[in-house]
RNA sequence: GUCCUCGUAGUUCAAUGGAUAGAAUAGGACCCUUCUAAGGUCAAGAUCUAGGUUCAAUUCCUAGCGAGGAUA
Numbered sequence: 001g002u003c004c005u006c007g008u009a010g011u012u013c014a015a016u017g018g019a020u021a022g023a024a025u026a027g028g029a030c031c032c033u034u035c036u037a038a039g040g041u042c043a044a045g046a047u048c049u050a051g052g053u054u055c056a057a058u059u060c061c062u063a064g065c066g067a068g069g070a071u072a
Stems, first nucleotide, its partner, number of pairs: 001071007010025004018055001028042004048064005
């Protein structure tokens, strides 16, 4: 250089065109407990960037950026 895969809460993962973008875990508040741990309830938190297609894009297309892999 070329090709392939991937990029979503702090972290690990879902969501294959129409949902309020969902869960676990971590962190926060409250309850429980003599205290801690454990447990329960609640709230908050994310789609790499820029365009395009579409009535509608996390999803499809193009370019860029980043990560991993293959190849000479």
Molecule: transfer RNA
Organism: Candidatus Altimarinota bacterium